Large-subunit ribosomal RNA, domain IV from a Bradymonadales bacterium, 352 nucleotides, folded computationally. The coordinates come from a structure-prediction model, not an experiment, and the mean pLDDT is 88. It matches the Rfam family "Bacterial large subunit ribosomal RNA". The full RNA is in RNAcentral, with records from ENA. The source organism's lineage runs through Bacteria, delta/epsilon subdivisions, Deltaproteobacteria and Bradymonadales.
Context: one part of a larger RNA
Parts: sequence; C1' cells; structure tokens
RNA sequence: CCAUGGUUAAGGAACUCGGCAAAUUGUGUCCGUAACUUCGGGAGAAGGACAGCUCCUUUUGGUGUAGGGAUUUACUCCUGAAGCUAAGGGGAGUCGCAGAGAAUAGGGGAUUGCAACUGUUUAUCAAAAACACAGGUCUGUGCAAACUCGGAAGAGGACGUAUACAGACUGACGCCUGCCCAGUGCUGGAAGGUUAAGAGGAGAAGUUAGCUUCGGCGAAGCUUCGAAUCGAAGCCCUAGUAAACGGCGGCCGUAACUAUAACGGUCCUAAGGUAGCGAAAUUCCUUGUCGGGUAAGUUCCGACCCGCACGAAUGGCGUAAUGACAUUCCCACUGUCUCAACCAUGGGCUCA
Repeated sequence: CCAUGGUUAAGGAACUCGGCAAAUUGUGUCCGUAACUUCGGGAGAAGGACAGCUCCUUUUGGUGUAGGGAUUUACUCCUGAAGCUAAGGGGAGUCGCAGAGAAUAGGGGAUUGCAACUGUUUAUCAAAAACACAGGUCUGUGCAAACUCGGAAGAGGACGUAUACAGACUGACGCCUGCCCAGUGCUGGAAGGUUAAGAGGAGAAGUUAGCUUCGGCGAAGCUUCGAAUCGAAGCCCUAGUAAACGGCGGCCGUAACUAUAACGGUCCUAAGGUAGCGAAAUUCCUUGUCGGGUAAGUUCCGACCCGCACGAAUGGCGUAAUGACAUUCCCACUGUCUCAACCAUGGGCUCA
C1' cells in the first nucleotide's frame, strides 16, 4: 500500500450524479395508531410503556394424599384441605454502565410518476415503466369446423361443439371512449364496362389436280395464320365497416382604455381534435411565468395554457392496495464528509 473486519472527539449528508456504502431499527406483551379506501385494507402505520434475580401474597387450571359423599361394594366413582406443578396478577427487596444483558430478528414518514395486483424476462453487464395477467372488444369458425404441422396418409384443435375453439388489439376497478368510410384494407352487391384459357371460324397465305390469252387463275385435301361472336373471378362500379390500417385545417376582421375575441367573412377538407389532461417518461424556445418548499432550488410539488410535436381500447383521465421500479423532501442515524486516527486478521513488501 491492498482486502476484510472493529472503534472514534465535535459536527451530522457539509460527501456524492444520487445517503452509494455504512449506521440506525430489530424480540415478546400491553397501550396507541392519520389521510385515504375497492371497507378487505392502510397497520408492525406513526408513537410509547414494560422485561433480570430473590422473597411475600394472590387468581385460575392440572394432578391428587387425608377427609367427606355416592352406589352396582370395586385395585369403583364424585368432591377435595395438603403436597407437587403450569400460566398469570399484585407488592417488597436486590445487583450491574447495561436485564429481549450474547446470537438470531423491520429504520420511519410525506409527495409525485409509471404499472392495478401475485407472477415472468435478457443462463454470462439491463428485473424494469418491458412481457404476462384476470377483465374488455372485434373478427373467423356449424364440426370431416376454422386454424396449425405434414408431399400425403395422418395428427393437433378435441374424444371439445359458439357460455366452444382460433386470430388480433386492449389490459384490475371507476368515469368514459367524440368526429371522419375520401385513401388503404375487409365484407356485401351485381345492371353495365373491361377481361384469360377455351369455344368459334369470316377471311388470308403456302402447296397443286386442272385451266390458260403462258402473264397467271386455281377446286378438294393437307399445312400455317386468323376477324366478328360467346367466355369466370378480378378490376372499374356500388353500398357497408374505424375497440379495421389510419386521419382529425388555414387566412382576415370585430366589443366604449388597452388587450383579448363570445361574433362575422373567406378558402380548403373525408372530417377538421369532443370529454379529459397538459412545460407532462411527451415542451424545442426553457432554468417558460406565478405560487410552495430552501438562507440560496436547471430537480421537486401546485397552478397557468403560448400543446415546436397530448388525446380517447397504437385507449383518455382518475384510482385504494401492491413495487429489490423512478423523482423530490423530512425525521432518526451514522467515518459519506469536514479530516483523518488507531486496532485486528490475511496478502503485498524486505530479509533468511
């Protein structure tokens, strides 16, 4: 010097990103216990008192001798002084610095965010606000179900049957969940338009029996092209559907101080963001402004609303309880610190 332990004057978070680490608390009995609350809880809330040993006394229970009582007369039963014993109550005394004498054994409170909760997770840097969850909703599926695995046979679903199963989103509970179907998707519709293979075969070309004015024409067959016309779904079209994917405006003017604009005008849109919340796990400007807390507060809490760029099951806003979650503050406590010291053990180091 390093590691692990122990103690410390005065102060007590001044340390630090942050009370990280350490310290405090810790048992039993009794007293006492707030807001809030889903009436279960919160709660061991918080905050207090007592605790050793000796003696005396007392209560209750167990056992049970003597005694008493009973009868079925028994190694019987009931009761029960004494004695022994268990758990308490009261009083007196006594020792130590200290009596839950060692060890084991919650620090507490207030506020806010997030997630309802118990649970699950990155084996080996993340345990969380992430995942799951009960509950909610939508969609599909009538059973040889949908769906999944498999080339198929077959299997799962399920020896289940719509109060079932599958898929998707949301995520207890409470109050709620607004407007838009123009785009994309899905579902229904089928008059018309478009439309494949296929059907169809007008017509055209090659070939040549024959004919010929020798230039050509040219039946049938064979071969090769091939128009009209008939052809489904789909698409166009039409309607529905947002707890489907998603979306939810701009400019100008206006009130008897000013400011602001309930009001009006205009453009655009499928519709222009409702309730609630809001500098927020979302706010750039920003340490916004005001209030609270501090002597002093970029954090925190309460408001305001100018929401760069909240917003309603990609759920909105609340919420008791819960949390090795995150933020801020207070009490207690402390070597975290002012500021360091000493001790113990094991290393390191030196010598052999």